[in-house]
RNA sequence: AGAGUUUGAUUCUGGCUCAGAACGAACGCUUGCGGCGUGGAUAAGACAUGCAAGUCGAACGGGGACUUGGCGGCAGCAAUGCCAAAAAGUCGCCGUGGCGAAAGGGUGCGUAACACGUGGGUAAUCUGCCGCAAUGUCGGGAAUAACCUGUCGAAAGACAGGCUAAUACCGGAUGUGGUUCUUCGGAGGCAUCUCGGAAGGACUAAAGCUGGGGACCGUAAGGCCUGGCGCAUUGUGAUGAGCCCGCGCCCUAUCAGCUAGUUGGUGAGGUAAUGGCUCACCAAGGCUAAGACGGGUAGCCGGUCUGAGAGGACGGUCGGCCACACUGGAACUGAGACACGGUCCAGACACCUACGGGUGGCAGCAGUCGAGAAUCAUUCACAAUGGGGGAAACCCUGAUGAUGCGACGCCGCGUGGGGGACGAAGGGUUUAGGCCUGUAAACCCCUGUCGGCGGUGAACAAAUCUGUUGCCGGAUAAGGGCAACAGGAUGAGUGUAACUGCCAAGAAAGGGACGGCUAACUCUGUGCCAGCAGCCGCGGUAAUACAGAGGUCCCAAGCGUUGUUCGGAUUUACUGGGCGUAAAGGGUGCGUAGGCGGCUAGGUAAGUUUGAUGUGAAAGCUCCGAGCUCAACUCGGAAAAGGCAUUGAAAACUGCUUGGCUAGAGGAUCGGAGGGGAGACUGGAAUUUUCGGUGUAGCAGUGAAAUGCGUAGAUAUCGAAAGGAACACCAGUAGCGAAGGCGAGUCUCUGGACGAAUCCUGACGCUGAGGCACGAAAGCCAGGGUAGCAAACAGGAUUAGAUACCCUGGUAGUCCUGGCUGUAAACGGUGCAUACUUGCUUUGGGUGGAAUCAACCCCAUCCGUGGCGUAGCUAACGCGUUAAGUAUGCCGCCUGGGGAGUACGGUCGCAAGAUUAAAACUCAAAGAAAUUGACGGGGGCCUGCACAAGCGGUGGAGUAUGUGGCUUAAUUCGAUGCAACGCGAAGAACCUUACCUGGCCUUGACAUGUUGGUGGUAAAAACCCGAAAGGGUGAUGACCUCGCAAGAGGAGCCUUCACAGGUGCUGCAUGGCUGUCGUCAGCUCGUGUCGUGAGAUGUUGGGUUAAGUCCCGCAACGAGCGCAACCCUUAUGUUUUGUUGCCACUUGGGCUUCGGUCCGGAGCACUCUGAACAGACUGCCUCGCUUAAACGAGGAGGAAGGUGGGGAUGACGUCAAGUCAGUAUGGCCCUUACGGCCAGGGCUGCACACGUACUACAAUGCCUGACACAAUGGGAAGCAAUAUCGUGAGGUGGAGCUGAUCCUCAAAAUCAGGCCCAGUUCGGAUUGUAGUCUGCAACUCGACUACAUGAAGCCGGAAUCGCUAGUAAUGGCGCAUCAGCUACGGCGCCGUGAAUACGUUCCCAGGCCUUGUACACACCGCCCGUCACAUCAUGAAAGCCGGUUGUACCCGAAGUCGCCCAGCUGACCGCAAGGGGGCAGGUGCCGAAGGUAUGGCUGGUGAUUGGGAUGAAGUCGUAACAAGGUAGCCGUAGGGGAACCUGCGGCUG
Repeated sequence: AGAGUUUGAUUCUGGCUCAGAACGAACGCUUGCGGCGUGGAUAAGACAUGCAAGUCGAACGGGGACUUGGCGGCAGCAAUGCCAAAAAGUCGCCGUGGCGAAAGGGUGCGUAACACGUGGGUAAUCUGCCGCAAUGUCGGGAAUAACCUGUCGAAAGACAGGCUAAUACCGGAUGUGGUUCUUCGGAGGCAUCUCGGAAGGACUAAAGCUGGGGACCGUAAGGCCUGGCGCAUUGUGAUGAGCCCGCGCCCUAUCAGCUAGUUGGUGAGGUAAUGGCUCACCAAGGCUAAGACGGGUAGCCGGUCUGAGAGGACGGUCGGCCACACUGGAACUGAGACACGGUCCAGACACCUACGGGUGGCAGCAGUCGAGAAUCAUUCACAAUGGGGGAAACCCUGAUGAUGCGACGCCGCGUGGGGGACGAAGGGUUUAGGCCUGUAAACCCCUGUCGGCGGUGAACAAAUCUGUUGCCGGAUAAGGGCAACAGGAUGAGUGUAACUGCCAAGAAAGGGACGGCUAACUCUGUGCCAGCAGCCGCGGUAAUACAGAGGUCCCAAGCGUUGUUCGGAUUUACUGGGCGUAAAGGGUGCGUAGGCGGCUAGGUAAGUUUGAUGUGAAAGCUCCGAGCUCAACUCGGAAAAGGCAUUGAAAACUGCUUGGCUAGAGGAUCGGAGGGGAGACUGGAAUUUUCGGUGUAGCAGUGAAAUGCGUAGAUAUCGAAAGGAACACCAGUAGCGAAGGCGAGUCUCUGGACGAAUCCUGACGCUGAGGCACGAAAGCCAGGGUAGCAAACAGGAUUAGAUACCCUGGUAGUCCUGGCUGUAAACGGUGCAUACUUGCUUUGGGUGGAAUCAACCCCAUCCGUGGCGUAGCUAACGCGUUAAGUAUGCCGCCUGGGGAGUACGGUCGCAAGAUUAAAACUCAAAGAAAUUGACGGGGGCCUGCACAAGCGGUGGAGUAUGUGGCUUAAUUCGAUGCAACGCGAAGAACCUUACCUGGCCUUGACAUGUUGGUGGUAAAAACCCGAAAGGGUGAUGACCUCGCAAGAGGAGCCUUCACAGGUGCUGCAUGGCUGUCGUCAGCUCGUGUCGUGAGAUGUUGGGUUAAGUCCCGCAACGAGCGCAACCCUUAUGUUUUGUUGCCACUUGGGCUUCGGUCCGGAGCACUCUGAACAGACUGCCUCGCUUAAACGAGGAGGAAGGUGGGGAUGACGUCAAGUCAGUAUGGCCCUUACGGCCAGGGCUGCACACGUACUACAAUGCCUGACACAAUGGGAAGCAAUAUCGUGAGGUGGAGCUGAUCCUCAAAAUCAGGCCCAGUUCGGAUUGUAGUCUGCAACUCGACUACAUGAAGCCGGAAUCGCUAGUAAUGGCGCAUCAGCUACGGCGCCGUGAAUACGUUCCCAGGCCUUGUACACACCGCCCGUCACAUCAUGAAAGCCGGUUGUACCCGAAGUCGCCCAGCUGACCGCAAGGGGGCAGGUGCCGAAGGUAUGGCUGGUGAUUGGGAUGAAGUCGUAACAAGGUAGCCGUAGGGGAACCUGCGGCUG
């Protein structure tokens, strides 16, 4: 610090996701040790049991035990024993009393608040214990608990009587002081006031306990003296607390108004104290857009986590504050509470009960149950620290100190170190060679953290205490205080930490990941299954993505997952974003609050800057240092703590204030421009209607029609009239207006802008939340009006349908008046204002200059309105002085798509509806601009037998052949739009053959290696079974190499194991080959340039061509693959070659009807064969085009003329096109079979459909006869002549020929005759009979011949094919395959030999340029809505059930306060009677819970219902994207199964 993901690719916008850190965590797998931390986050749910607050005998009474004691008594002769009082001491117990129990500890319910934080105030206050200071502590009295007796009760407990003490209680005295009143004077402050002084009056305290002691008194106690503790009053300090204030402090406006003790005053009450805190009276205030009131959520902070920071989230442990203690209410006591382990009442719950009544409160420490993903021991100790009590010893202390449990976290350590290659084995993989695991192991040598056993063994603990000494004070004493010294004691953890000896590598490694992000790859299994997944996405037979394994990577006693927070996210933007088209400018103006504001001078000091002071607790963070072996952890110090407050200084800027100025703004004067607005009046053209005339058969309408109108006289035409609406031309990227908008003319009223020159005011300004006003069309209400047009509606068409587009009609409406509505693509998709920043040009209005007779033109300037463009900006498109540039001020708005501008709620509206405006759920995109393609029922240019013009066919018939389908045991397989279908197949009777049935073989029909065997071996006549294959018997009987031979080896055969074999699957794993677009003219590259980029340029443009062919131009310059040419053939010539070709001239011979013909010599002239050359290049001429060039048209010459004709040749690529069955080949599958052999059958099967052909339908023909002219080819298991037989197929026979020699060699045409338009002398299918040939074999299933038979068919519907010249058409001939043949097919050859092309509008295909696009699997694309089904969330809904809260009323516990007080009553007063006071009781106000009624808010549920979202294949249409086939969209209204359609106005996206 970034990365992945929208696209074919790109840039941008924008969301989603990931990598980081953290946690009081949980879950999965795993787990050796230690240190330090940390651990009920949910049910403030309920709790068994134990403990968590006591202590003081030096305040007091009683009682018990023990020790000492021993008066006295009893027994005894005594010793002595026993009992035992007083007294003293020690230790428990009960109670009175004091202090504490308000701390410590827990939890986070409530609380949005002076609760908390921070800084202040208290002149409005209190403060036990503690410190300092002052003064005092006198003298009396009456009770009461414990205890005893009795009563009631199950218990808890209660009651009555009696005895008794105090530091308990009550009077009195004193008054240092204090309080209060009066008077006098002083100081200070902050308004009320505060402080202190003097005099006088009134009121107002107390308690004792204990230690010691010289003189004196006293029997003693004691008095007395003295010390300590205590008590009382006062002042002061410290500490703590109360109250008040400034500032800060979550979300919500779909909460906008709230408030009656409410706001203030006066008086009173109350409190420690201010105060409506409470009450009476008076006034009517108080709060609120700077968010009152309401709703939701929440303890706050120091801090913690994250972050570069600013921020964001959080508030567990530790610390500060607050709140709470089963729920609600209340007070008492007290210094302090409205009190966690106190009281009273009410309620819920639980427990005990003898049913009468009682008891309880773990959110203290442990622990239990429950709920939960989830959170520990019913441990030890008061040794330390701290707290309470006490004079102290000491007691108490679940505070605390420790230990235990949990990898919950952080930190540390270990699981060994060195050597060790035959690179062992095993495992994995492999191209079978190897490679990896891997120095890893084994093995050798070491070490000892940790562990086990043993030994030594800390720190935390020195105070209190006791003693001594010194000092203080006292009386020279004692006791006391302070300090020092000495002494002894005290350890839960613990025989722990640490140190040390011995033993021994011994007991100690896992988890996750490995497609990209993201470090790390292979094999096997699986086969859109099982599964994975954070996002993108993997899996449909070769998965680095699933599962397993090997290997690798990362971390490590942990590793992953899940959840949450911050980060990345500049994705709420203060730092630090945007709004023309991506989300986003309000429809427009006026204007309130607010925000911001020109020049200059003075003052001030609120903001601002700077200094000082105080505070900002500790802990934490940071830095420095120190202590645990290190670290975590802990300790010391520093820094920081951006803040707040007080105080001083400064005066530039802002504010405030005072004065001035004129550049902003405004006013006055003059002037012209304008569809600016309102009202009234007027006008002509046109449509329609009515009336009248003329006139006759149609009119109207459309793509074509029909509905409609018309002989009752339309349309047309002339005249007249009526009425409503709109204003042609002018008219213009012209004008005006804030916008909506405004267009005939005149008049009246009226708003604004602009220009010129001076004068005046003197900042009066800009923006503008709310608010107010205006606001197209449609729509609504009321009243008019209605010519035309026209939603709805009706009819006619179109159509599969047509609720549409088209047509004929037609009502609201459109118009006017008054009111409502308040929305539009209300758009420049661009808020308003101001300033600045190169220019060119058009146009409207004004002024000035120059000029002119006058004007225009021209120049300058101001205001508007346009175009193009510099810099700059922008993702790009584009904007560009009219900014989308550079800046400032203010307002509005945005934060992924959908759900949705929807629901609910509010406001407005007569309604339609408008406005404000969510959530659940769902997706990983949605989007903008531009690029390359593709496509368009877009455009332009061009080409092609593409159409047109022609000729001939197919489609109808019969047959052949292929295919589909059907059938079958099998009808083997493949090819399937063009580009499968006379295709693979250039030959299915057997074979072929792959299929079926049946019979057989198993190292195999074939290859290589290997084990063992083998000379009567291999081979093999013959024989048996059999359909054959095969099985069995088997006379006879070998070969090669070496060696003299024996023999060895080989071959062959049998056998074993490897393997062979497969036309089995996958052409979507492949190679190769092929088809097709297409012989179309295209496809690219290098460098340069342009662009952020994809890409562009080049390759586009102007011409031209068959051609990206060539020329010119040009930010391109060049190049490659294609085109063309080079190659073959054909057309002409020359040269050459002459045998098997030729025979003109010449010669010999034979024959002759004298025309000639045959054979030979000579010859190569000609034809011809085979070679080599020549020739054609727009080279020449004319014209055209744009000067030129390229090129085109014509011409000359030429055998041939503009690539002469034909062929071969097929760019980059497309179609996962075809082929695993030609061969090759990866993977998978079969292995006595999916291999091999054989026989028979099938591939030929036939209701049918299609393709391709042949033959025909006839007279341009058919039949018969005669007669002429080819070329390519083929021929030895072959072609075969002459001859001969047969009607013929063919037979017999065999000359010649391995071929320019021999054989095979034409038909149409031509000539003559017949037929005479008919199912025929056309046509030949079918069938019968008889034959021929091939072949082992023609039954299934061959071809041919003869005779006989003589079917359909008389030119073919819709539709469709080929062909532009030696072509079509037509005629025959040859060849391959092949025994034969289904060939009518295929490939070639020659003969005869046409017609037509105006032209490119249309159909099809293609090329180039351009345009639109929502397509990119690319229009066979994309995509919308209803309906049907399933699932999910949600709105409405008669209601039903909760929660919460308001109002009114009822009841009214406890309790404070007030009142009454006839009952009871110790202290005080009084001689007494009685009084005062108190208690009980009663009552009033308030008052919790409860009840009744009625509202608000909120949650759940709800028959039914509304839309929404999602789902691989449902139904109906085709609305949108291209001119999407009616341009689309916006607002509104009506209509319709649905997308939608139509009307009106608007926009261009």
Predicted 3D model of a 1549-nucleotide RNA (small-subunit ribosomal RNA) from an uncultured Verrucomicrobiae bacterium. It matches the Rfam family "Bacterial small subunit ribosomal RNA".